[in-house]
About this RNA:
c-di-GMP-I riboswitch aptamer from an Actinomycetota bacterium, 79 nucleotides, folded computationally.

RNA sequence: CCACGACAAAGGCAAACCCGCCGCAAGGCGGGGACGCAAAGCCACGGGACCUUCCGCAGGGGUCAGCCGGGUUGCCGAA
Repeated sequence: CCACGACAAAGGCAAACCCGCCGCAAGGCGGGGACGCAAAGCCACGGGACCUUCCGCAGGGGUCAGCCGGGUUGCCGAA
C1' cells in the first nucleotide's frame, strides 16, 4: 500500500415505538429511545420497493443510501 475485519482500544451512527414540526403522500427534520451497523459517511448512476393533489395510455415528478449492486471519502489494526 492492497485486501481483510477481532468477545481489541478510542470514538461514531441509531430500527421499531413515543412526542413536536413539515409534506397530498411515500417520507423528512428535531427530541426521547436502541433493533442493529465497519462505512447504518456521502452520491439516486443501474436494478428494486414505495408515493403522486402531473397524466386517458404511454410517460413524467418524487421518496428510500438501514433492499441489492456501483462510485467516492474515511477511523482503528489482532489473525
The source organism's lineage runs through Bacteria, Bacillati and Actinomycetota. It was read from a public genome assembly, where an Rfam model found it.